[in-house]
RNA sequence: AAAGCAGAUCGCCUUAUCGCUGUUCGCUUUUGUGAAUGGAGGAAAGUCCGAACACCAUAGUGCAGCAUAGUGGCUAACGGCCACCAACCGUGAGGUUAGGAAUAGUGCAACAGAAAGAAUGUACAGGUUAAGCUGUAGUGAAAUCAGGUAAACUCUAUGCGGUGCAAUGCCAUGUAAAUCAGUGUUUGAGUGCGGCACGUACAAUGCUGAAGGGUAGGCAGCUAAAGCUUGUUGGUAACAGCAAGUGUAGAUAAAUGAUAGGGGCUCUUUUUGAGUACAGAAUUCGGCUUAUAGAUCUGCUUUUUUU
Numbered sequence: 001a002a003a004g005c006a007g008a009u010c011g012c013c014u015u016a017u018c019g020c021u022g023u024u025c026g027c028u029u030u031u032g033u034g035a036a037u038g039g040a041g042g043a044a045a046g047u048c049c050g051a052a053c054a055c056c057a058u059a060g061u062g063c064a065g066c067a068u069a070g071u072g073g074c075u076a077a078c079g080g081c082c083a084c085c086a087a088c089c090g091u092g093a094g095g096u097u098a099g100g101a102a103u104a105g106u107g108c109a110a111c112a113g114a115a116a117g118a119a120u121g122u123a124c125a126g127g128u129u130a131a132g133c134u135g136u137a138g139u140g141a142a143a144u145c146a147g148g149u150a151a152a153c154u155c156u157a158u159g160c161g162g163u164g165c166a167a168u169g170c171c172a173u174g175u176a177a178a179u180c181a182g183u184g185u186u187u188g189a190g191u192g193c194g195g196c197a198c199g200u201a202c203a204a205u206g207c208u209g210a211a212g213g214g215u216a217g218g219c220a221g222c223u224a225a226a227g228c229u230u231g232u233u234g235g236u237a238a239c240a241g242c243a244a245g246u247g248u249a250g251a252u253a254a255a256u257g258a259u260a261g262g263g264g265c266u267c268u269u270u271u272u273g274a275g276u277a278c279a280g281a282a283u284u285c286g287g288c289u290u291a292u293a294g295a296u297c298u299g300c301u302u303u304u305u306u307u
Stems, first nucleotide, its partner, number of pairs: 001303010012263007020039008041278001045289002048287005053164004060198004065160005070084005085099001086097004100155002105153002107149002122137005168220004179210005190202003227246008264276004
């Protein structure tokens, strides 16, 4: 100097004017208004996993079904992360793996070859009363009742209720706990939030069916989090303990913006100029996967050159 491997950070900044919205304080009869202070991410995306929380009854037993799969650790948990081992790829730094079981059973393997598994004598040699009985060659990825394949079915081990903030709870308004039919109460119909069975719970203001009536409003859930930052101790690490600090949007048909000037970065050009990535919260969090113009930093590997 070039080419790579692994990890991390940023991803526009600033001024002025106007506009939207949360919180706090003040003023205002109300509507409103003034000041201060906040307002979209590393993936908010996908809805693929796991949970917190809410409800279903108290969520039991078994079957089916689904998921995972080397060993150990971390975590609230996971199909995630870390370390070690194995196999394979790479000169190397490193990377990938759906990594248990093939005598429990079933299935699959084109072409070639005589024949691809209760199958088989093509050629040469040996051998026998006889015999693919024995050896070699040939075809093929695989050839003497063999091996391969389970990201084929399956078996083994372990695990798993469901639905989801449009959950759920409260208040107001208004009507029809009204009408008709059937029917259960220990002889348990029926209903009970993934399927089936058993068990179990509820029950005359019950349950099922028919026809018909009223409402679609408001509040809560709603943001203090298994949170984040810094330091320190332990640990190879993931991570855990301790201490201090901080407390970071809460909309509701959906706010977080528009205009103008200056600057930064990238590309092109004599100059003008053009561009500024992927993309936008909706209960919250831990992961995985996918998209991403460009800029910066750290460690390591290989090659070449010079001293």
A computed fold for a 307-nucleotide RNA from a Flavobacteriaceae bacterium, annotated as Bacterial RNase P class A. The model forms 97% of the base pairs in the Rfam consensus. Rfam family: Bacterial RNase P class A. Rfam links the family to the GO terms ribonuclease P activity, tRNA processing and dimeric ribonuclease P complex. The coordinates come from a structure-prediction model, not an experiment, and the mean pLDDT is 76. The source organism's lineage runs through Bacteria, Bacteroidota, Flavobacteriia, Flavobacteriales and Flavobacteriaceae. The gene name in the source record is rnpB.